The RNA shown here (Bacterial RNase P class A) has 379 nucleotides and comes from a Polyangiales bacterium. The organism belongs to Polyangiales, within Bacteria. Of the family's consensus pairs, 99% are formed in the model. Model confidence (mean pLDDT): 78 of 100. Rfam family: Bacterial RNase P class A. Rfam classes the family as a ribozyme. It is recorded under the gene name rnpB. The sequence is in RNAcentral, with records from ENA.

RNA sequence: UGAAGCGGUUCAGGUGAUCGCUGGCGGCCCCUCGGGGCCGCGGGAGGAAAGUCCGAGCUUCGAAGGACAGGAUGCCAGGUAACGCCUGGUGGGGGUGACCCCGAGGAAAGUGCCACAGAAACCAGACCGCCCCGGGGUUCGCUCCGGGGUAAGGGUGAAACGGUGGGGUAAGAGCCCACCGGGCCGGCGGUAACGGCGGUCGCAAGGCAAACCCCAUCCGAAGCAAGACCAAAUAGGGGGGCGUUUGAGGGUGGUCCGCCCGAGCCCCUGGGUAAGGUCGCACGAGGGCGCCGGCGACGGCGCCCCUAGAGGAAUGAUCGCCACCGCGCCGCCGGCGACGUCGGCGUGGACAGAACUCGGCUUACGAACCCUUCAACCA
Numbered sequence: 001u002g003a004a005g006c007g008g009u010u011c012a013g014g015u016g017a018u019c020g021c022u023g024g025c026g027g028c029c030c031c032u033c034g035g036g037g038c039c040g041c042g043g044g045a046g047g048a049a050a051g052u053c054c055g056a057g058c059u060u061c062g063a064a065g066g067a068c069a070g071g072a073u074g075c076c077a078g079g080u081a082a083c084g085c086c087u088g089g090u091g092g093g094g095g096u097g098a099c100c101c102c103g104a105g106g107a108a109a110g111u112g113c114c115a116c117a118g119a120a121a122c123c124a125g126a127c128c129g130c131c132c133c134g135g136g137g138u139u140c141g142c143u144c145c146g147g148g149g150u151a152a153g154g155g156u157g158a159a160a161c162g163g164u165g166g167g168g169u170a171a172g173a174g175c176c177c178a179c180c181g182g183g184c185c186g187g188c189g190g191u192a193a194c195g196g197c198g199g200u201c202g203c204a205a206g207g208c209a210a211a212c213c214c215c216a217u218c219c220g221a222a223g224c225a226a227g228a229c230c231a232a233a234u235a236g237g238g239g240g241g242c243g244u245u246u247g248a249g250g251g252u253g254g255u256c257c258g259c260c261c262g263a264g265c266c267c268c269u270g271g272g273u274a275a276g277g278u279c280g281c282a283c284g285a286g287g288g289c290g291c292c293g294g295c296g297a298c299g300g301c302g303c304c305c306c307u308a309g310a311g312g313a314a315u316g317a318u319c320g321c322c323a324c325c326g327c328g329c330c331g332c333c334g335g336c337g338a339c340g341u342c343g344g345c346g347u348g349g350a351c352a353g354a355a356c357u358c359g360g361c362u363u364a365c366g367a368a369c370c371c372u373u374c375a376a377c378c379a
Stems, first nucleotide, its partner, number of pairs: 001375005007370005013322007021044002024041007046351001050362002053360005058223004065257004070219005075089005090104001091102004105214002110212002112208003127154002129150009162180006181203001182201005188195002227279004237269006249261004286305008324349008333340002
């Protein structure tokens, strides 16, 4: 100097003036007691508010319980209110590396799939080949037919049923040997996943379970349009079914059993009222700083702080100055040049708006700083 690491962190402009909106608190005034006006003080969108993918708090229903079905997670150990999240580790994969990623239990419990190509894709297989024997032809190079052996070489494929090297063989093959890989046994380290060491055995048993499935663990449902209160209105008429302990109907995520409530329910048709108001609505597993413990996620202790609550939806508009970044032009200086530092002018500046609240994940995106890796060059 260039390239790189979804490595780590921070911000998401500042300031002044004018006008405007909204919530809380306090004061004053009006009032039809619903509410309205004025003044003062303190507040008023995010780091993702997005996605609605997970987990919870909260609300309503449910007194339980069992079975089946369904769903989720899936290496080990921790963190957390909890999680499918986070932290650390193990194993595997990618990269020269910093670092990143993982769909991480089970394939001899069973079923299923591996298209096409290829001889052959779960117990196999001979297309091209290689070798041996017999017969025929021969221009003596070889070629044709039949039989036998072979799977090391080539080809096909995502994958060919252990790999490399050597020996051996007619030619080959774990046929034998060394090493690697693998199975089994022992012992050591580690909480564990797992790893190393030693011995032994030539050692047939592929891949896919984000295929069905098996195993382990976990799982009430619905959701702020949840729900609570107030207001308003009504007309109960007709038809059908079942039932009052031989229990209709209702409840319990789905089904069944069981349990509970229970004397009137259920279905169709027909008319009216409401769709309006108040609450829920923000003090929270809350935030900041410091110390201690821990590799870390995080935890403990102490002190300080209160930081939106609209209700068809407020948090804004205009102007000026400053800051940061990009682009264009001009000027001084440096440079062979590309270009660079500084100054001036002009111009543009991301993703994007709470709606019950939190912990996460995922996606979109502007700027700054720090650390680390690689390459080249210089000292």